[in-house]
RNA sequence: GGGCAUUUAGCUCAGUCGGUUAGAGCGCCACUCUUAUAAAGUGGAGGUCACUGGUUCGAGUCCAGUAAUGCCCA
Numbered sequence: 001g002g003g004c005a006u007u008u009a010g011c012u013c014a015g016u017c018g019g020u021u022a023g024a025g026c027g028c029c030a031c032u033c034u035u036a037u038a039a040a041g042u043g044g045a046g047g048u049c050a051c052u053g054g055u056u057c058g059a060g061u062c063c064a065g066u067a068a069u070g071c072c073c074a
Base pairs, nucleotide, nucleotide: 001073002072003071004070005069006068007067010026011025012024013023019057028044029043030042031041032040050066051065052064053063054062
């Protein structure tokens, strides 16, 4: 220098053919129970869907560019 993949909650990841509210597990906070800060149960908080722009009535999803990370080639 060229190519490919990935980027969604604090972490690991789902999210179908573009459509009504953005989700799960773990973690965090509160409460219940408890000898107990553990286990179990209930509830809650937490998101610019990497960034910018475009297409569309409508974008996490499609298109372009940029960035970061990883892999391959040179």

The prediction has a mean pLDDT of 80. Transfer RNA from a Minisyncoccota bacterium, 74 nucleotides, folded computationally. Its Rfam family is "tRNA". It is annotated as a transfer RNA. About the family: Transfer RNA (tRNA) molecules are approximately 80 nucleotides in length.